[in-house]
A computed fold for a 72-nucleotide RNA from Vicugna pacos, annotated as transfer RNA.
RNAcentral holds the sequence, with entries from Rfam.
RNA sequence: GUGGAUAUAGCUCAGUGGCAGAGCAUAUGCUCUGCAUGCACAAGGUCCUGGGUUCAAUUCCCAGUACCUUCA
Numbered sequence: 001g002u003g004g005a006u007a008u009a010g011c012u013c014a015g016u017g018g019c020a021g022a023g024c025a026u027a028u029g030c031u032c033u034g035c036a037u038g039c040a041c042a043a044g045g046u047c048c049u050g051g052g053u054u055c056a057a058u059u060c061c062c063a064g065u066a067c068c069u070u071c072a
Stems, first nucleotide, its partner, number of pairs: 001071001003069002006066002010024004018055001026042001028040003048064005
């Protein structure tokens, strides 16, 4: 230089054109003499950035950024 993949909660990852989810972690309560385990509940998101299409975009298109990678 060139082709490809990825970017979503604190971490690991789903998700689909129409209200954004799970596990772990965190907070609170119950259980226990206490801790751990277990149970219930809650909080936590500019869905990488900008633009476009659409009634409506996390999802489709374009460009960019970061990281990984094939080839040279």